[in-house]
């Protein structure tokens, strides 16, 4: 210098004129008025009302370690395994698994008690050959009868070798399939093979020692052998429900629980009506007290702030003023959206001193 990684800051400011909300003021006027996310409403709390003696079951949430924190599906630091990157670094999983259970597409014989090709053994059959026995023929030789080495070709039987076929059994080494094939590799072993056995290595569990608060790491010894990913179950911790349109207080008009006083079948009162009379209905009516509750108001509610709810426009200066976006009870987080400029630390490559 170029490219990259991690973390942080900033999101205009000032002046003038006009306008809007709030507070103060008699008035003039003064002061004050959106964000890093105000957003999504995902998590936790505060606050409020209802429910609730205590305990258990069910249901739901969380789940490596340490620290912080009121708490959190929160933050920081760290551990182990997997994945990506040359690297800085990024990303993902994590209680337990004794028991029950599911899935492993396509391909492949088989995806978890596998066997297609293959390797080996057994039995049966077929073919070819070796060999032995029996009978037959010939027959050296011995010989009275008879015995008889050996040779010959064929058949039968036994046995055996090789090749082939069928059936059965054993194997999981090799081939082939697959993302993955039942630890790797060498030797022994075997009918052929195999952690079947052994050495070394990997993995899991575990004893001891050392280091660390711990998850764990390192060293050394022992034991072990059907994989991966899930569900149920199990273990530990946590969770009552609803949310400011929560909720509390004050409180008209109208109707009125209840209480009191007065009037009332010797007709109160009501309908027809402006009033009287008349006529019809006919047991409650009037006044006062009073509670609940509605409209409405106040609080909840804030150093912006409510009532359908203001926070803006123009001009000038600052090189330029753009992006995402607009408070509604408050606070702590997470997630998502997005502009410009800058700062700190680090990595890789190249060059110069």
């Nucleotide at each position: 210098a170029a490219g990259g990684c991690g973390g942080g800051a900033u999101c205009u400011u000032c002046c003038g004129u006009c306008g809007c909300g709030g507070u103060c003021g008699a008035a003039a006027g003064a002061c004050u008025g959106a964000g890093g996310a105000a957003a999504g409403u995902c998590c936790g709390g505060a606050c409020a009302a209802g429910a609730a003696a205590g305990g258990g079951c069910a249901u739901c949430g969380c789940a490596c370690u340490g620290c912080g924190g009121a708490a959190a599906g929160c933050g920081c630091a760290g551990g182990u395994g997997g994945g990506g990157g040359u690297a800085a670094c990024c990303u993902u999983a994590c209680g337990c698994c004794a028991g029950c259970u599911g899935u492993a597409a396509c391909a492949g014989a088989a995806a978890a008690u596998u066997a297609c090709c293959g390797c080996a053994c057994u039995u049966u059959c077929u073919a070819a050959g070796g060999u032995a026995a029996u009978a037959u023929g010939c027959g050296a030789c011995c010989g009275a009868a008879g015995g008889g080495a050996g040779c010959a070709a064929a058949u039968u039987u036994g046995u055996u070798u090789u090749a082939g076929a069928a059936a059965g059994u054993g194997c999981a080494a090799g081939g082939g399939u697959g993302a993955a094939a039942a630890c790797g590799c060498g030797a022994g072993g075997u009918a052929a093979g195999a952690g079947c056995u052994c050495a070394c290595g990997a993995c899991g569990c575990u004893g001891u020692g050392u280091g660390g608060c711990g998850a764990c790491a390192c060293a050394u010894g022992g034991c072990g052998g059907g994989u991966a990913c899930g569900g149920c179950a199990c273990u530990g911790c946590g969770a009552c429900u609803u949310g400011c349109a929560a909720a509390a207080c004050c409180a008209a008009a109208u109707a009125u629980a209840c209480u009191g006083a007065c009037a009332g079948a010797u007709g109160a009162g009501g309908g027809c009506u402006g009033c009287c009379c008349g006529u019809c209905c006919g047991a409650u009516g009037u006044c006062a007290g009073g509670g609940g509750g509605u409209a409405g108001g106040u609080u909840g509610c804030g150093a912006a702030g409510a009532u359908a709810a203001a926070u803006g426009a123009c001009g000038g200066a600052u090189c330029a003023a753009a992006a995402c976006a607009g408070a509604a009870c408050c606070c702590g987080g997470c997630u998502u959206a997005c502009u410009u400029u800058c700062c700190c630390g680090c990595c890789u490559u190249u060059u110069c001193a």
Predicted 3D model of a 353-nucleotide RNA (Bacterial RNase P class A) from a Bacteroidales bacterium. Its mean pLDDT, the model's own confidence on a scale to 100, is 75. Its Rfam family is "Bacterial RNase P class A". Rfam's curators write: Ribonuclease P (RNase P) is a ubiquitous endoribonuclease, found in archaea, bacteria and eukarya as well as chloroplasts and mitochondria. The gene name in the source record is rnpB.